[in-house]
Predicted 3D model of a 73-nucleotide RNA (transfer RNA) from an uncultured Erysipelotrichaceae bacterium. Its mean pLDDT, the model's own confidence on a scale to 100, is 82. Rfam family: tRNA. It is annotated as a transfer RNA. Gene Ontology term of the family: triplet codon-amino acid adaptor activity.
């Protein structure tokens, strides 16, 4: 230098162009217990990496950029 992949909650991740952006783990609170763990319930937490475009409508499609990774040279 080239090709490809990934980027969504604190973490690893899901998410047919449309109805409120989600579950798990983690965190906080509560129940249970003599107490702790486990279990159960509730709550909070999001600039969907950034900019532009297409569309009535974009996390999703297109272009560019950034970061990380794999391969080739």
């Nucleotide at each position: 230098g080239g090709u490809c992949c990934a980027u969504u909650a604190g973490c690893g991740c899901a998410g047919u162009g449309g109805u409120u952006a989600g579950a798990g783990c983690g965190a906080g609170c509560g129940a249970c217990u003599u107490a702790u763990a486990a279990u159960c319930g509730c709550u909070a937490g999001g600039u969907c990496u950034c900019a532009g475009g297409u569309u009535c409508a974009a996390g999703c499609c297109c272009u560019g950029a950034a970061u990380g990774g794999a391969c080739c040279a």